[in-house]
RNA sequence: GAAAGAGGUGCAGCUUUUAAGAGUAAGAAAUUAGAGAUUGGAUUAUUGCUAAUUUGUGAAAGGAAAAGUUGCCGAAAUUUAAAAGGAGUAUCCAAUUCUUUUUAAGUUGGGCUAAUGCAGAAUAUGUAUUAGACUGUCACAAGACUAAACUUGUGGAGUGCUGUC
Numbered sequence: 001g002a003a004a005g006a007g008g009u010g011c012a013g014c015u016u017u018u019a020a021g022a023g024u025a026a027g028a029a030a031u032u033a034g035a036g037a038u039u040g041g042a043u044u045a046u047u048g049c050u051a052a053u054u055u056g057u058g059a060a061a062g063g064a065a066a067a068g069u070u071g072c073c074g075a076a077a078u079u080u081a082a083a084a085g086g087a088g089u090a091u092c093c094a095a096u097u098c099u100u101u102u103u104a105a106g107u108u109g110g111g112c113u114a115a116u117g118c119a120g121a122a123u124a125u126g127u128a129u130u131a132g133a134c135u136g137u138c139a140c141a142a143g144a145c146u147a148a149a150c151u152u153g154u155g156g157a158g159u160g161c162u163g164u165c
Stems, first nucleotide, its partner, number of pairs: 001165002004162002008073001010072009026057001028055007038095006076108013109135002112132008137156007
């Protein structure tokens, strides 16, 4: 340098089913009120638009669980910056929010639990930080031991570790 492998409630994608989302959004009828709509500006409409109450109908997405299946072990997740695209709105312009992809740099060995923050309909869940024990790996020290395997303690990080060429 090359290809290969290990960690285990291991990582991620796709499909199907299910619960929740929710009697919510939306739409119809009646009544009442308003001049507003993520922010600013401009324009339009009163037979319209927005909001509330009552009545009749009545979804979906993101996220989650289970099963199956595919690809894998920086698997993957996340932060910052840049570029391109999309969505939110009565219409247009600007701003702003969210989101997808790519590039660059950084952080995290792995899963679990707890607290706090953010997201979310949610007490589900995801994510960031901190802490805790557990676990795999290597190094050092000691013990055990013919030796090795093994045990205990401390510490490091995957740009690592193990074996082969």
The prediction has a mean pLDDT of 77. The RNA shown here (Lysine riboswitch aptamer) has 165 nucleotides and comes from a mouse gut metagenome. Its Rfam family is "Lysine riboswitch aptamer". Rfam 15.1 lists 3,224 matches to the family in 1,923 species.